[in-house]
Order: sequence, then structure tokens, then C1' cells
RNA sequence: GCCGUCGUAGCUCAAUUUGGCAGAGCAGUUGCCUUGUAAGCGACAGGCUGAGGGUUCAACUCCCUUCGGCGGCU
Repeated sequence: GCCGUCGUAGCUCAAUUUGGCAGAGCAGUUGCCUUGUAAGCGACAGGCUGAGGGUUCAACUCCCUUCGGCGGCU
């Protein structure tokens, strides 16, 4: 230098296949339970999906550019 793949909540990952309300577990807050704590059960909060732009009624998803991680080739 070229090619591929990944980037989504504090962490680990879904949702992309076929564009159609962004989810789960753990962690956090809170309630119940307990003499109290832990465990258990319930509820709540937390994202403008790495960044910028485009297409579309509608984009995590498609297109372009760009940043970072990993792998391969040279």
C1' cells in the first nucleotide's frame, strides 16, 4: 500500500438476513421480603448504534468518505 472483518447502554452481546417503535444478561437506583445483610422477586433509569454526508415516507441495516481495533496479502 491492497483486501476482509468488527465498532450498538458502564461491561458482555442481540437486532442487519427481508430497511419499519433500538433489546437481553450482568452492573446501577429503588421497592418487597429479612431482626439486619446477602440471596430471591418486582419496578425504574441508562443509546440519538465510532464520526460526517447521501438515498428513502422511514436507516443500526443500503451507498460514499473518514477514525479506531483485529486478521490476511504484498

A computed fold for a 74-nucleotide RNA from a Candidatus Microgenomates bacterium, annotated as transfer RNA. NCBI's taxonomy places the organism under Bacteria, Bacteria candidate phyla, Candidatus Microgenomatota. Its mean pLDDT, the model's own confidence on a scale to 100, is 81. The RNAcentral record of the sequence draws on ENA.